[in-house]
RNA sequence: UGAGUCGGCCAGGCGGCCGCGUGGCCCGCAGGCACCUGCGGGCCCCGAGGAACGUCCGGGCUCCGCAGGGAACGGUGGUGGGUAACGCCCACCCGGGGCGACCCGCGGGAUAGCGCCACAGAGAAUAGACCGCCGCGGCUGCGGCCGAGGCAAGGGUGAAACGGCGGUGUAAGAGACCACCGCGUUGCGGGUGACCGCGACGGCACGGCAAGCCCCACCGGGAGCAAGGUCAGACAGCGCGCGUUUGAGGCGUCCCGUUUAGCGCGCGGGUGGACUGCUUGAGUCUCGUGGUAACACGUGACCUAGAUGGAUGGCCGCCGACGCCCGGUUUCCGGGCGGAACAGAACCCGGCGUAUCGGCCGACUCAUUCG
Repeated sequence: UGAGUCGGCCAGGCGGCCGCGUGGCCCGCAGGCACCUGCGGGCCCCGAGGAACGUCCGGGCUCCGCAGGGAACGGUGGUGGGUAACGCCCACCCGGGGCGACCCGCGGGAUAGCGCCACAGAGAAUAGACCGCCGCGGCUGCGGCCGAGGCAAGGGUGAAACGGCGGUGUAAGAGACCACCGCGUUGCGGGUGACCGCGACGGCACGGCAAGCCCCACCGGGAGCAAGGUCAGACAGCGCGCGUUUGAGGCGUCCCGUUUAGCGCGCGGGUGGACUGCUUGAGUCUCGUGGUAACACGUGACCUAGAUGGAUGGCCGCCGACGCCCGGUUUCCGGGCGGAACAGAACCCGGCGUAUCGGCCGACUCAUUCG
């Protein structure tokens, strides 16, 4: 200098005018006064995000009396750790890709059982002989053909052909035999573990799919802030059915268990307001300690939206990262034009996924050149 890999950060700035929401203070008017409430006005503080989004996971909180056992159903799936928890994160193992930094993996079990393996192909699982190879017998027009056999090396089909490759052997061949590799069983050693290394034995018996059923281990009670609570206000009950030892309702799938006497349907009547939950929290930032890391602990500082038809905005001016075009004296200078993306709280957190104009920083890898 060029090409790349990983991680982190920013998300326009300043000024003027107008406007919105929560809270605080003040003024005016009204309700009965100085407290309180309502309306109007003024000043001050604060006022979206890295994803506030999708609502896909996990938790807090609330109610369902308790959240008990079993079944069903759903989820997770290498190992160890982190965490409130997770399907998240970190580290490692195994497999695959890349020269490399690094990236990817829906990564338990196929000798528990069932099922499936399209097309092509002779044959797709206790397989098979299409082309082919081999000796023997017969025929011959000497090119071969036919017959009964042996074989599966080579070719061909396929995602996959019943171990691979090299040799011995043989008429040709074959784990028939041998070495190595794979596989299985087993011993020793290392590691918390997934797993790894070395050796012995077995002559292959054991193809793939579990994102088909299934098996194993672990996890999961349900509903959700329109949860739930408080206050105020209104009203009118009636009929039918089921149940109270034969079992109705609650525990939001069922059973056990437990608990309460009520429960359902129809007609009719009333209300349809306010407050709370509500934002201080597994909080944010600084520094230190432990840990490879995720993270944990300690210390100090800070307070940072709470709307409820739903605020956080609009216009103007200057600057403007950056992009495009033109010209020149072309690592640069001058001029012109454009100019901030995706989006947006609604009980609160931890993740994941997705969207995103344009940039900045750090670490590392490969190639080339120079010293």

Predicted 3D model of a 371-nucleotide RNA (Bacterial RNase P class A) from an Actinomycetaceae bacterium. The sequence is in RNAcentral, with records from ENA. Its mean pLDDT, the model's own confidence on a scale to 100, is 77.